[in-house]
The part of an RNA shown here (large-subunit ribosomal RNA, domain I) has 527 nucleotides and comes from a Bacteroidota bacterium. The prediction has a mean pLDDT of 81. RNAcentral holds the full RNA, with entries from SILVA.
Context: one part of a larger RNA
RNA sequence: CGUAUGGAGGAUGCCUUGGCUCUUAGAGGCGAUGAAGGACGUGACAAACUGCGAUAAGCUGCGGGGAUUGGUUAAUACGACUUGAUCCGUAGAUUUCCGAAUGGGGCAACCCACUUCAGUGAAGCUGAAGUAUCCGUAAGGAGGCAAACCCAGAGAACUGAAACAUCUAAGUAUCUGGAGGAAAAUAAAACAAUAGUGAUUUCGUUAGUAGUGGCGAGCGAACGCGAAGAAGCCCAAACCAUAGUGGUCUAGGCUGCUAUGGGGUUGCAGGACUGGCUUUGUCAUAUGUAAUAGAACUCAAAUUACCUGGAAAGGUAAGCCAUAGAGGGUGAUAGCCCCGUCGAGGUAAUUGAUCAUGUGUUGCUAGUAUCCUAAGUAGGUUGGAACAGGUGAAAUUCCGACUGAAUCUGCCGGCACCAUCCGGUAAGGCUAAAUACUCCUAAGAGACCGAUAGUGAACAAGUACCGUGAGGGAAAGGUGAAAAGUACCCUGAAUAAGGGAGUGAAAAGAUCUGAAACCAUACGCUU
Repeated sequence: CGUAUGGAGGAUGCCUUGGCUCUUAGAGGCGAUGAAGGACGUGACAAACUGCGAUAAGCUGCGGGGAUUGGUUAAUACGACUUGAUCCGUAGAUUUCCGAAUGGGGCAACCCACUUCAGUGAAGCUGAAGUAUCCGUAAGGAGGCAAACCCAGAGAACUGAAACAUCUAAGUAUCUGGAGGAAAAUAAAACAAUAGUGAUUUCGUUAGUAGUGGCGAGCGAACGCGAAGAAGCCCAAACCAUAGUGGUCUAGGCUGCUAUGGGGUUGCAGGACUGGCUUUGUCAUAUGUAAUAGAACUCAAAUUACCUGGAAAGGUAAGCCAUAGAGGGUGAUAGCCCCGUCGAGGUAAUUGAUCAUGUGUUGCUAGUAUCCUAAGUAGGUUGGAACAGGUGAAAUUCCGACUGAAUCUGCCGGCACCAUCCGGUAAGGCUAAAUACUCCUAAGAGACCGAUAGUGAACAAGUACCGUGAGGGAAAGGUGAAAAGUACCCUGAAUAAGGGAGUGAAAAGAUCUGAAACCAUACGCUU
């Protein structure tokens, strides 16, 4: 070095209990009636996980179900159950201590009190109930937790610009506050352009266009068009009335303020006001009804023989069902063996289309003298910010400071400004849908992974272990169809080990398969 036989090792193949990414529905919260999350307990024996809470792997009612059963978990012991257990669904009871933690304290799961009541009858002890703070007149409410989505407040740097300062990254990351199942926005002081549209939101396009920009890097619309979805309303004021209270008076009144009710809500201006005509429809809301949906669960078609084999679902032959040939299991590949599936049924809690009843809510028109239509507001100056737009010719919007109008013959806008024209009616408020997201539930899918992959985690995994701590963070799946898990005998000091024997299809013997590196032995070749 070669060959052979073993050892060692755990690649490869096959498998999947677990993951990953989605779809369609549901749900979108839990909490002082004490949450989320924990500590400690709890079993005949019990370390861990799971369940549960001193009623402690459980207690009760109702419903389902029908033979086993006391979780993972076998053995032993002791039980339960056809007088219906275990189990499943649903509604309850119990629910130690910590934790917002709330009687006070504290190094969380511990310590120490006070008040009332009871044992009991003074002290003591034990038991039960109560005793935090803030908001609110009170009733009552809040606090804390939770994956993303949403709104608001505060707000970087690395980076890019091939350096760097305006700029960019980016109103991103991060911090804080708040809300909902969505949030925000929303019913024109809007766009447009001589024609028109008609709240908001989202998507496609317009378009990397118009613009903006140390005109660098970059940033970057809108109108319009096409879609999704569509829904509109309520106040303040004028005026009227009532109540309270004040002023004045010739004591009849007149009038101010406050509160409440009616009225009223807009641009083709509208309303008040003065007249005329007319009405039971529309919308909102409360209560009841109950179509539908809704748990466990129930019914659910159709195959035999021979051959091979350890085993038939395979092969051969002849049949059958199908609103069921989805899927899984069964000793190899099963429509007809089992669970299911199609299709029906079941109905408690709950749901609540529709309908009924009650309450609230009219509409049109003529006149146009008078009154009303949101003020420290709009606007201006100045300093900033948001707008695609970096101060620019810079409109529009928001904020700080200083100022500061008009009142329908009014006011605002149409990208400096002015005129004409056109559009609208600010300085109060509410509003579903189309949109965003997934900690979670159910059903399902995959030219996704298959144990160094896929989640970090297919296994007692955020475990073991490491770190003072914040935090970091593994490895680890597979006997066989079934334990049938090697009775018995021999050697041996032996409960070691080995040899027989037996099980099994096969020792597959504590394990599937079992590559290579590496090691040993035997034989051969070689210097």